[in-house]
RNA sequence: GAGCAUCCGUUGGGGUGCAUCACAUAAUGCUGAGAGGCGAGAGCCAACCCAUCGAACCUGAUCCGGUCAAUACCGGCGGAGGGAACGGAGCCUCGAUUGGC
Numbered sequence: 001g002a003g004c005a006u007c008c009g010u011u012g013g014g015g016u017g018c019a020u021c022a023c024a025u026a027a028u029g030c031u032g033a034g035a036g037g038c039g040a041g042a043g044c045c046a047a048c049c050c051a052u053c054g055a056a057c058c059u060g061a062u063c064c065g066g067u068c069a070a071u072a073c074c075g076g077c078g079g080a081g082g083g084a085a086c087g088g089a090g091c092c093u094c095g096a097u098u099g100g101c
Base pairs, nucleotide, nucleotide: 001094002093003092004090006089007088008087009086010085011051012050013049014048017030018029019028020027036045037044038043057082058081059080063076064075065074066073
């Protein structure tokens, strides 16, 4: 000096569902990292996750198969199309230079 596990800061991105109930609210239950609060609304705040080495999340999709009370989940679609970054510290590795023996 380069690469880089990891960590930190700032900034930014994202989702907030399903069931019970005639409906809505409330409540309860389910999954999940996250299902929250304020506001008439636009929007704002909080927690959580993710940020190009990007499967956080969106589209296709009111998709297909399995499974579940349903969502969730597993597989497919599919590494398909999109998707939000800068700074600092730094294990280790490699290289260069200088000095000593």
Molecule: TPP riboswitch aptamer (THI element)
Organism: uncultured Rhodobacteraceae bacterium